This is a predicted structure of a 69-nucleotide RNA (c-di-GMP-I riboswitch aptamer) from a soil metagenome. The sequence is in RNAcentral, with records from MGnify. Of the family's consensus pairs, 94% are formed in the model. The prediction has a mean pLDDT of 89.
[in-house]
RNA sequence: AAAUGGCACACCCGCCGCGAGGCGGGGCCGCAAAGCCACGGGACUCUUGAAGUCAGCCGGGUUGCCGAA
Numbered sequence: 001a002a003a004u005g006g007c008a009c010a011c012c013c014g015c016c017g018c019g020a021g022g023c024g025g026g027g028c029c030g031c032a033a034a035g036c037c038a039c040g041g042g043a044c045u046c047u048u049g050a051a052g053u054c055a056g057c058c059g060g061g062u063u064g065c066c067g068a069a
């Protein structure tokens, strides 16, 4: 490169949460790890704490499909 597939931004509906946001369904902007982990940085939230959220912000760790090069 190719092939089988996979995930699912925004948005909508329902539920949970004070909230950031999460879960389920629809949806499909994109993603070769857009699988998982809160270890470092960063951003965000609140009841301001040795609190919480974000892995589809960056880095790191770890697991994984295919097989031309």
Base pairs, nucleotide, nucleotide: 006031007030011026012025013024014023015022016021029056035062036061037060039059040058041057042054043053044052045051046049